[in-house]
This is a predicted structure of a 690-nucleotide part of an RNA (large-subunit ribosomal RNA, domain II) from a mouse gut metagenome. The coordinates come from a structure-prediction model, not an experiment, and the mean pLDDT is 83. Its Rfam family is "Bacterial large subunit ribosomal RNA". Its family is annotated with structural constituent of ribosome and ribosome in the Gene Ontology. The full RNA is in RNAcentral, with records from SILVA.
Context: one part of a larger RNA
Formats: sequence, C1' cells, structure tokens
RNA sequence: ACCUGCGAGUUGCCGUCGCCGGCGAGGCUAAGUGUCUCAGACACGGAGCCGGAGCGAAAGCGAGUCCGAAUAGGGCGCUUAGUCGGCGGGGGCAGACGCGAAACCGAGUGAUCUACGCAUGGGCAGGAUGAAGACGUGGUAACACACGUUGGAGGUCCGAACCGGUAAGCGUUGAAAAGCUUUCGGAUGACCUGUGCGUAGGAGUGAAAGGCCAAUCAAACUCGGAGAUAGCUCGUACUCCCCGAAAUGCAUUUAGGUGCAGCCUCGGGCCCAGUACCGCGGAGGUAGAGCGACCGAUAGGAUGCGAGGGCUUCGCCGCCUGUCAAGUCCUGACGAACUCCGAAUGCCGCGGCACGAUACCCGGGAGUGAGGGCAUGGGUGCUAAGGUCCAUGUCCGAGAGAGGAACAACUCAGACCACCGUCUAAGGCCCCGAAAUCCGGGCUAAGUUGAAGACAAUAACGAGGUGGGGCCGCAGUGACAGCUAGGAUGUUGGCUUGGAAGCAGCCAUUCAUUCAAAGAGUGCGUAACAGCUCACUAGUCGAGCGGCCCCGCGUGGAUAAUAAUCGGGCAUAAGUCCGGUGCCGAAGACGUGGACUCAGCCUUAAAGGCUGAUUGGUAGGGGAGCAUUCCGCCGCCGGAGAAGGUCGACCGUAAGGCCGGCUGGAGGUGGGGGAAAAGCAAAUGCAGGU
Repeated sequence: ACCUGCGAGUUGCCGUCGCCGGCGAGGCUAAGUGUCUCAGACACGGAGCCGGAGCGAAAGCGAGUCCGAAUAGGGCGCUUAGUCGGCGGGGGCAGACGCGAAACCGAGUGAUCUACGCAUGGGCAGGAUGAAGACGUGGUAACACACGUUGGAGGUCCGAACCGGUAAGCGUUGAAAAGCUUUCGGAUGACCUGUGCGUAGGAGUGAAAGGCCAAUCAAACUCGGAGAUAGCUCGUACUCCCCGAAAUGCAUUUAGGUGCAGCCUCGGGCCCAGUACCGCGGAGGUAGAGCGACCGAUAGGAUGCGAGGGCUUCGCCGCCUGUCAAGUCCUGACGAACUCCGAAUGCCGCGGCACGAUACCCGGGAGUGAGGGCAUGGGUGCUAAGGUCCAUGUCCGAGAGAGGAACAACUCAGACCACCGUCUAAGGCCCCGAAAUCCGGGCUAAGUUGAAGACAAUAACGAGGUGGGGCCGCAGUGACAGCUAGGAUGUUGGCUUGGAAGCAGCCAUUCAUUCAAAGAGUGCGUAACAGCUCACUAGUCGAGCGGCCCCGCGUGGAUAAUAAUCGGGCAUAAGUCCGGUGCCGAAGACGUGGACUCAGCCUUAAAGGCUGAUUGGUAGGGGAGCAUUCCGCCGCCGGAGAAGGUCGACCGUAAGGCCGGCUGGAGGUGGGGGAAAAGCAAAUGCAGGU
C1' cells in the first nucleotide's frame, strides 16, 4: 500500500408534537390475585392518574374572578374533548453518535538502574619529588643557625590496572534504544569497588543539573474513580424523488460557542390580504446647487474706522506712511457635522390593470450566526492594496455548459434523460481549430499592434513622423528655398571707460542723409579696431510658400527579479477605424421520443388518461423505496443437488432483481406482517492476510 473481517444517533424513564387505533364527558388501570397449553396468555383488581372550572398571595367567590370606592376600566378565564395504547420527529435526565487528551484523586508496587547514607570486605604495576623528625660535622657562653647523611610526608608529580568522558571522526532502518577509533582528565584519595541494609511520590535523594528515583520525572509505575471532561479536531456506512438556506440584527467572562429574531422545510389555518406596472396623494433634506439666507472658512482689487511706525515747538494739535486692518463696495470661489433652495430613485397610502402562487397566522424539524469577488454610493487608508468598515445590486458559496490561452465569482447562459437533427448568445471565421484568406472605404510603417476589465499600468513633458479639418498671410506687378551682388554715409551717435568704433554697460524724439536696399544694428569675433554674417535690396530661377489652432494613427519618455514569445505559428493585413453580407458557435431555444413531480379536467375500487407547467444544488427539511439478520402466520424448493463461489444473458430510474452453465455438497426460500447488534472508502480507525 492493497484485500478481507470488525467499526459510530442506541436503550430506559419523564414530558412534547404528529400519525394510526380503542373508548368518549369520560378514558386507563398499577401492584397484586386467580386460571391455563406457564419466558406467556386470559380474567379479576378503580388504589390511583389525566380530563370534566376558573380566578385570587390568600381568606374566598364561582362562569366568572382579581385589582378597585366603582354597577369604570383592565388582567386571567367561560361559550367544553379528552384519555389509553402503538409507531414516528425532536427535547430533558442518564457515558447518550463513535474515537481522542494534557490532567485530578484514591489504594497499592518499586532504591536488583540511579542518588545519598550505614555496616562489613576488596583494589591501586612502575617511576619521580624528598616535608617534619633523627643522626653526624661545623657553629654558639648556651641556644639559634649552616651543611651532610638518614628519614619517607603530600586531596605532590609522570604513568598502567581501575574510575572517568575533553576534542574530532565514524556510527544515525547502528555491531550498540548512547557504541567504536584516536585523543584526553583522575589515578593514596572529597579515590574506586563487592556484598548486606536504609530513605518512596508533592515524598525521597541531590558538592544543585530540576539532576536521579528500573531505557519513564517541573511530580515514578500499576490498578481503580472512569465511558473524567473536551464550547476542540477527525470520522459517521444503501437508493431515488420534492423543496432548499445562512455566513445578518440584538445580547452574551461573548467574539471559531450560545439564546432570541431573520432566512429554509413540513403539517394545519386563512382565502387574495402578495408582487410588477400605470395614475393620484403624501412624508423627507441626499445628489446637485447656493451663500448681498444663517453658521464657518476664504482669494484679488478699491476705500481706510482704528492700531503700529516715523517727523515734530513731542502737552495738545498737526504732517507723512513699501506695516496690520474693522466696516462698506467691485470681482471670485469653499464646507460630512452650513442651507434661502433642491431633484432622480427609494418609502407609505388609495385607485386601476396584469400575473398567478404569493403574503399572513398557528404548530413540528432544521441548518446558519468565519463569508468572498465584482459593479455602484460612501467612511478609513496614500481618491494604495487580492486592504479594511458600511450600504444597494449581482454572482461564487451551493452552479455544470460556452467564451476569456490556462483561471470560484468577468462576458454569455441556469444542466430531468436520450438523439451521428435545427436556430442562436457571448465570442469568433489564415493554420493549430468549427466558420470569410468575404465585400466597400480610410488610417498606421511603429511588428505599433494582433490585450473589454482585475490579476498583468502609464503619464507629465519632448519632436519639420504622418493623414484630415479650420483661420490668417505672401505669390506670375514673380512669392518660398538656393545661388550671384550689394548691405552705404554723418559716425568711432552721446555717455561711460584704460579702451567701448553696430555688438561690456547706460541714454534716446534709435535721428538724419544717399538709395533698388541697408538697424545708431541679428549672431560669431577683437584688448579695442579689423574680419565673417543677419535683417533689408537687386539679379537669376519659375509655382506655390509660410504661420497658428483642432482631430486621427503612430514616436521618444519605457524601467524587476527562473528563458524568451501576441496562447503559438505567424501576419504589412491575419493590425486598426467606419459600413455591409453570410457563416461557426452552449447542457440556451426549437424538433422527436421518454421519465418524475405539481395543478386542472375526465373516468375511476386501487389506479389510469388528456392538457399545461416543473425537475442545478451544499448545510438542512419532507417523501417513497431496495438490501441484510432474526421471529410468528400462509405456502414452496432441495443429493434428479440448498446456501456460498464463478462466468454469462436479461429486467428495473436506482438501491437491486431474475435466469442459465460450471463449482459446491446440505440446507434454503416466496407472499403478508413484526423486530433489529440492519448497509463503510475515508476516523495518521482496529485485527488478520498478501
């Protein structure tokens, strides 16, 4: 891992609702007793229970009663249906669907491991160092002291046994649930060790690490309380049919739980009370707008109360003002908590019309109470987030199909079943790949592009890219561009300056003259001149030229993390814009056949027929069935071969059923009822096998 077997809403009592049945203003017996064909049945048994009257705290009164002064008002009642049994749904008490703790408590078992202690034994090759003391010699008045020898001290030194375990490597389903190799520490000591004995679980022991107390220790192990508790996780077993949610509000030692409400379902009641649209009538202060209508904030200008500053014989007066500034006037704009105004929607009521099952009430059963994406209106945030919090809608959730390259929620569209039929939606029609290399007209030259949007971005700004439109100006009396020539004089204008001559700077009525034309000078240049240019003019040439604004497509700006690419190929149309005609394309629609459910009608013992509609579905509610085991009753099969196994045929929407062959070798089963240890793929399920 697979296969097989086992494996989870049960049972008792209490009360509640429904269905079925008995009796009914009544209903039922319990214990017990008797009889019999004795796990039982039948009979007896009315104790007792429920109902038949309520109201009040009670006295009490009574179809009423209580509060109250009340004959007022109000509360609870009356105008009757119950009760017993069976079955089913859900609730309570019990382990209460199954498995699962970490733990708590009790009684015991453990110191053959290990910690410490007690008693009694054992062990430590060899080498080194050489304390005290002693003796000798020297020395002293005597000591002291010095040297030599002797001596053999020490938690002394080196190092085996022994005890340890420093570092690295190996080992890591090991040779080993702690080892091996090399290396290393202690090795006469607080040393190591044998044997016997002692201390026990909130206790021991601990040179103290929460260490150790039998491979277990921040409280050992065994059994018991015990099926502890688990608002948590996981699992929970056959089929088909109908309906079908929620992830919200309020509250919660509450926030992943729960209660009530909301939303789902089933039964009953009610019988149009519902929804959409139209008309009419209402309440309202949002969007917008406005603010010489309030509150608040606010830009520029005019005027300038007043203040500040300055001048001043500063006592007053007065004068001035690059400051502030009331009020007023002109112009302009702002506000969720401003409003003189003020929609659209939405909401409420009435009437009409359409729809056709809805709304509402009572009762049984739930689940949900983590939501999420998108669009729109907002708060928050950065007018960030696949962010977060509300609101309205929608979809996913619980929704398959088609499109989008792929992709819960984007687009199209809601899957009862079958069909090698038809038409379409979104989206597509060159190939992958179904359908146009379709038709007409533009644009783009960047492979721009071939991207509806989120995931997955582009802008400010720049440019004789290119197409279209508009306005203005110049031009055959010759424009624009190029080329040839001129571009002068007063004058080096004045000032300034070391210099300033068109060209550092300042000034100006930037003037005047000669001219076809030529600025007191457009730029380069010089120290200043010079020089080169330009404006302007003529000639040459011979047809359009220049400026501004708007629109389309393109261009630069351009930049992200694994290798690149529009899904790919590839494309100059197979890009893009406008228009047109076809076609393809889905579980949509239609056609044909069939099934379920519901409604209506018809015929009906059940049931059937016709017509119409319905039939995606998680949690969940409701309905109908299949299979297994056992038990009554009525039947039946079996050695001429039961159950089981295996292969095959057929039937049923399904669970399943039935038939035949082979195998097997002794029981099995139909109908109608009843009762359950009644269905496995999952629980890191349990056991066995492979």